[in-house]
A computed fold for a 72-nucleotide RNA from Ascomycota sp. 'Antarctolithica obscura', annotated as transfer RNA. NCBI's taxonomy places the organism under Eukaryota, Opisthokonta, Fungi, Dikarya, Ascomycota.

RNA sequence: AGCGCGGUAGUCUAGUGGAAUGAUAUUGGGCUCAUAACCCAAAGGUCGGUGGAUCGAAACCACCCCGCGCUA
Numbered sequence: 001a002g003c004g005c006g007g008u009a010g011u012c013u014a015g016u017g018g019a020a021u022g023a024u025a026u027u028g029g030g031c032u033c034a035u036a037a038c039c040c041a042a043a044g045g046u047c048g049g050u051g052g053a054u055c056g057a058a059a060c061c062a063c064c065c066c067g068c069g070c071u072a
Base pairs, nucleotide, nucleotide: 001071002070003069004068005067006066007065010024011023012022018055026042027041028040029039030038048064049063050062051061052060
């Protein structure tokens, strides 16, 4: 320098056009003599950034940033 894959809540993760799913952690409640476990609920995401196409984008297109790998 070129090519491929990836970036989504504190952490991990699903999601190929109608606006984000689950696990774990956190907080509150229940249960218990009490704690853990278990059960219920809540909060937490402007989906790496900017621009574009579209009635509508996490998703499609361009450029840039970061990580991993391959080639020279």

The prediction has a mean pLDDT of 84.
It matches the Rfam family "tRNA". Rfam classes the family as a transfer RNA.
The sequence is in RNAcentral, with records from ENA.